[in-house]
RNA sequence: AAGUCUAUAAUUUAACGGGUUAAAAUACCUCCUUGAUAAGGUGGCAAUAGAUGUUCGAAUCAUCUUAGACUUA
Numbered sequence: 001a002a003g004u005c006u007a008u009a010a011u012u013u014a015a016c017g018g019g020u021u022a023a024a025a026u027a028c029c030u031c032c033u034u035g036a037u038a039a040g041g042u043g044g045c046a047a048u049a050g051a052u053g054u055u056c057g058a059a060u061c062a063u064c065u066u067a068g069a070c071u072u073a
Stems, first nucleotide, its partner, number of pairs: 001072007010026004019056001028044002031041002049065005
């Protein structure tokens, strides 16, 4: 320099090749339980890498950018 792939919650994964309010586990917080922890149970918080476009409608499609991984030279 050229090309390919990846990016969703603090972490790990879903979302049926576009359609209702993006789902769950762990973690964190609250409460219950206990003499006190742990374990268990109730509830809560929190996300589509960024921008633009296409569409009635985008996590999903297109373009650019950012970060990372890989291949070639």

Predicted 3D model of a 73-nucleotide RNA (transfer RNA) from Ogataea angusta.
It matches the Rfam family "tRNA". The family's RNA type in Rfam is transfer RNA. Rfam describes the family as follows. Transfer RNA (tRNA) molecules are approximately 80 nucleotides in length.
RNAcentral holds the sequence, with entries from ENA and Rfam.
The coordinates come from a structure-prediction model, not an experiment, and the mean pLDDT is 81.